Transfer RNA from a Hyphomicrobiales bacterium, 70 nucleotides, folded computationally. Rfam family: tRNA. It is annotated as a transfer RNA. Lineage of the source: Bacteria > Pseudomonadati > Pseudomonadota > Alphaproteobacteria > Hyphomicrobiales.
[in-house]
C1' cells in the first nucleotide's frame, strides 16, 4: 500500500430496521450504635459526517483511530 475484524454509559457487555437494556462504579436512600454486606431509587452513552427510509446503533457512502493478515 491491499484485505478483513472492530468503536454502544466512568469500565463491561447486550440490542429482527420500530421506547438504546443489563452488571460493575457514582451518588441518594432503607437496614445498622457504626462499617460491611443486602435491598430500593436515581444518573450515565450509539466513534464522526452524509445517504437510503414513515423510521437507523443496525443498511450504504465516505473518514478518524485501534487489532490481525499480505
Nucleotide at each position: 500500500u491491499g484485505g478483513g475484524g472492530g468503536a454502544u454509559c466512568g469500565u463491561c457487555u447486550a440490542a429482527c430496521g420500530g421506547u438504546a437494556g443489563g452488571a460493575c462504579u457514582a451518588c441518594g436512600g432503607a437496614c445498622u450504635c457504626u462499617g460491611a454486606c443486602u435491598c430500593c431509587g436515581u444518573c450515565a452513552a450509539u466513534c464522526c459526517a452524509g445517504g437510503u427510509u414513515c423510521g437507523a446503533a443496525u443498511c450504504c457512502u465516505g473518514g478518524u483511530c485501534c487489532c490481525c493478515c499480505a